[in-house]
RNA sequence: CGGGCCGGGCACGAUGGUCGCGCCGUGACGCGAGUCGCGGUGAGGAAAGUCCGAGCUCCACAGGGUCGACUGCCAGGUAACGCCUGGGCGCCGCAAGGCGACGGACAGGGCCACAGAAAACAGACCGCCCUCGCGCAAGCGGGGGUAAGGGUGAAACGGUGGGGUAAGAGCCCACCGCGCUCCCGGUAACGGCGAGCGGCACGGCAACCCCCAGUCGGAGCAAGGCCAAAUAGGCGGCAAGGUGUUGACCCGCACCGUCUGAGCCGCGGGUAGGCUGCUCGAGGUGGCCGGUGACGGUCAUCCCAGACAGAUGACCAUCCGUCCGCGCAAGCGGGCGAACAGAACUCGGCUUAUCACCCGACCCGUGGG
Numbered sequence: 001c002g003g004g005c006c007g008g009g010c011a012c013g014a015u016g017g018u019c020g021c022g023c024c025g026u027g028a029c030g031c032g033a034g035u036c037g038c039g040g041u042g043a044g045g046a047a048a049g050u051c052c053g054a055g056c057u058c059c060a061c062a063g064g065g066u067c068g069a070c071u072g073c074c075a076g077g078u079a080a081c082g083c084c085u086g087g088g089c090g091c092c093g094c095a096a097g098g099c100g101a102c103g104g105a106c107a108g109g110g111c112c113a114c115a116g117a118a119a120a121c122a123g124a125c126c127g128c129c130c131u132c133g134c135g136c137a138a139g140c141g142g143g144g145g146u147a148a149g150g151g152u153g154a155a156a157c158g159g160u161g162g163g164g165u166a167a168g169a170g171c172c173c174a175c176c177g178c179g180c181u182c183c184c185g186g187u188a189a190c191g192g193c194g195a196g197c198g199g200c201a202c203g204g205c206a207a208c209c210c211c212c213a214g215u216c217g218g219a220g221c222a223a224g225g226c227c228a229a230a231u232a233g234g235c236g237g238c239a240a241g242g243u244g245u246u247g248a249c250c251c252g253c254a255c256c257g258u259c260u261g262a263g264c265c266g267c268g269g270g271u272a273g274g275c276u277g278c279u280c281g282a283g284g285u286g287g288c289c290g291g292u293g294a295c296g297g298u299c300a301u302c303c304c305a306g307a308c309a310g311a312u313g314a315c316c317a318u319c320c321g322u323c324c325g326c327g328c329a330a331g332c333g334g335g336c337g338a339a340c341a342g343a344a345c346u347c348g349g350c351u352u353a354u355c356a357c358c359c360g361a362c363c364c365g366u367g368g369g
Base pairs, nucleotide, nucleotide: 001365002364003363004362006360007359008358009357013319014318015317016316017315018314019313021042022041023040024039025038026037027036028035029034044340048351049350051349052348053347054346055345056220057219058218059217068216069215070214071213072212073087074086075085076084077083088102089100090099091098092097103211104210108209109208110205111204112203125150126149127146128145129144130143131142132141133140134139158176159175160174161173162172163171177200178198179197180196181195182194183192184191185190224276225275226274227273234267235266236265237264238263241256242255243254244253245252283302284301285300286299287298288297289296290295320337321336322335323334324333325332326331
């Protein structure tokens, strides 16, 4: 320098100003709703999907079983997890590194397309070998043996070499592989060109049922709590009036009501509405210490959106970056400032979307010293 592979940062470009909006504090005015001034603060790395795990809240809950769901190598981290870290094994890559639902296939059931003779109590298409018959011969046909070679397939009942045989075959032997028992290393998964035994008896699929082990109540801030109109019910107390007639009032009169209660007062549930939950939290930043690491401990320091139809925007100036044009050049003029996206109870993760830029570790190749 080129290519690659991991990790981290940033992500209205920066600063200043003007206007506008939400929230908090404060002052003035106003009976109040509120208005104005000043100060502070105001989106994300994913605020997203709502897929896991929790906090918080309400409801449910003797004990056991069944059904169901999820998880599934080992160790550690964590409040917890299906997350993260480290390790093991397998696969991919020259490598840095990446990916893996990675327990069990002699508990049982089921499935294995196409091709192929045969896909699981094996089987024989071509071939090879022995034998019988026919034929002058080439060869053809029958019977038997074989599974080494060819062929099919994702997969064919261990591999290589030697012996052996009519030809062959773990039929026998050595090494490799496999299984069992033990030994050694490791906390463990697992590893060992350690020992012995077994000629091999055991094809694959469990992201098919299933078996084994472990975990598991439900609903969610529209949770939940408090205050509380109007109207109509409910309960309690006291209780006799109401309407018409009249221009109006009282009396009268008529009708209705008075144990089945007009009206008044009180209580209670509850709706609208308001307040709360609401943002100080398994919190952020920095240093030191422990740990390979995830992470933990400790000290200092900081307060960092809380709306409820939902605020977080627009413009101007200077600088910066970039692109285009002009110019010999210094420079001048113009455009652009980008992607994905938009808090709504709060955290820890995962997944998905994403323009440009910056920093660091490592690997491969090439050249120079």

The RNA shown here (Bacterial RNase P class A) has 369 nucleotides and comes from a Gemmatimonadota bacterium.
Model confidence (mean pLDDT): 78 of 100.
A source record names the gene rnpB.